About this RNA
Bacterial RNase P class A from Cellulomonas sp., 391 nucleotides, folded computationally. The source organism's lineage runs through Bacteria, Actinomycetota, Actinomycetes, Cellulomonadaceae and Cellulomonas. The gene name in the source record is rnpB. Its Rfam family is "Bacterial RNase P class A". Rfam classes the family as a ribozyme. The sequence is in RNAcentral, with records from ENA. The coordinates come from a structure-prediction model, not an experiment, and the mean pLDDT is 77.
């Protein structure tokens, strides 16, 4: 210098002009509910988004059983908790910093493997090799000369055979060597998987080591399913006050032989019970609480590898409900294009200066909190790794 790669931040700034939204202060109006108008604070994000997960918080359940159904899935540790984070194991990718992993069980058990293959899991004989039988047979031998024997080789028939070919994503360990009609873990030796004991290290997942065994066992669990382990239900329209409105009318069931009702998705049990339902007609649908200060941001110090915790210092004002948080306009800053100058460079270019022109994304609170997942015009900053070069 170039390529990479993890990580952390900003998301224009300042002024003048007009608009909106809580609140507070004042003026005016007024049907005393409230309106308008002036001044002052203050007024979206890194994702405020998807609402996918976890919790706070509120109601319902008195808080008990089972069944169903969710949901997590190497290990330790953070945490209010999670499906997040952090650290390490084991697996795969890169030369390498680094990344990826939806990562229990397939030797309980069912099941399912497209296509293409003879065969797709206690497999399978299309090709090829091999034995055997019967047939044909170039040819060879033999003699009484039309007969005997032998026979490469070829197709047929019936068995062997998983070496070797072909098919796939996969075809039932690989190499050598024995052995055999051909062959085959059939049998040996090394190796490489699996099961087990046993030493050793590690909190552990797991790693090293040595023995032994059958000698070989695909794959899918986001297919059911088996194992540990978690999980009531519904949501701020939760929920709770105040304030307003009407007008009855029929019909059926029922009061301890109990309708109905509440118990989460069934059931058992429990509880509460005099009302409940249909159907015709009439009417209210406003306000005020919840509402933001909270697992809360920064910064030192101490503990930890680190998420993270702690202790002491510090900061502080969104709160709408048809739902404010914007518009324009100058100057500067940023970034892209184009000419233009005076430089470096053989040159391709390359920084700086001046002019014009363009460009600023994603998207926007709605009870609040951690997290992941996505979107995003450009920009800064740090660590670390490969290659080149000069010293």
């Nucleotide at each position: 210098u170039g390529a990479g790669u993890c990580a952390g931040c900003c998301a224009g700034g300042c002024g003048g002009c007009c608009g909106c939204g809580u609140c507070a202060g004042g003026a005016c109006c007024c049907u005393c509910g409230g309106g308008u108008c002036c001044u002052g604070c203050c007024g979206a994000g890194g994702a405020a988004c998807g609402u996918c997960c976890g919790g706070g918080c509120u109601c319902c359940g008195u808080a008990g059983g089972g069944c169903a159904g969710g949901g997590u899935g190497g290990u330790g540790g953070g945490u209010a908790a999670c499906a997040c984070c952090c650290a390490c194991c084991c697996g795969g990718g890169g030369u390498g910093a680094c990344c990826c992993g939806c990562g229990g069980g397939a030797a309980a058990g069912u099941g399912c493997c497209a296509c293409a293959g003879a065969g797709a899991a206690c497999a399978g004989a299309c090709c090829g090799c091999c034995a055997c039988g019967a047939c044909g047979g170039a040819c060879c031998g033999g003699c009484u000369c039309g007969c005997c024997g032998g026979g490469a080789c070829g197709g047929c028939g019936c068995g062997g055979u998983a070496a070797g070919g072909g098919u796939g994503a996969a075809a039932c360990g690989g190499u050598g060597g024995g052995g055999u009609a051909a062959g085959a873990g059939c049998c040996c030796a090394c190796c490489a998987g699996c099961g087990u004991g046993c030493c050793g290290g590690g909190u552990g997942a797991c790693c090293g080591g040595u023995g032994c065994g059958g000698c070989u066992c695909g794959g899918c669990a986001a297919a059911c399913c088996c194992c540990a382990c978690c999980c009531g239900g519904a949501g701020c329209a939760a929920g709770g006050c105040c304030a307003g409105a009407c007008a009855g009318g029929g019909a059926g069931c029922g009061u301890u032989c109990g309708a109905g009702g509440g118990u989460u998705g069934c059931c058992c049990g429990c509880c509460c019970g005099a009302g409940c339902u249909c159907c015709c007609g009439g009417g209210u649908a406003g306000g005020c609480c919840g509402c933001u200060g909270g697992a809360g941001g920064c910064g030192u110090g101490c503990g930890g590898c680190a998420a993270c915790g702690u202790a002491c210092g510090u900061c502080g004002u969104a709160g709408a409900u048809g739902g404010a948080u914007g518009g324009u306009c100058g100057c500067c800053a940023c970034c892209c294009g184009u000419g233009c100058g005076a430089g470096g460079g053989c040159a391709a270019c390359c920084g700086c200066g001046c002019a014009c022109g363009g460009g600023g994304a994603c998207a926007g609170a709605a009870c609040c909190c951690g997290g992941c997942g996505u979107a995003c015009c450009g920009g800064c900053u740090g660590g670390c790794u490969c290659a080149u070069c000069c010293g």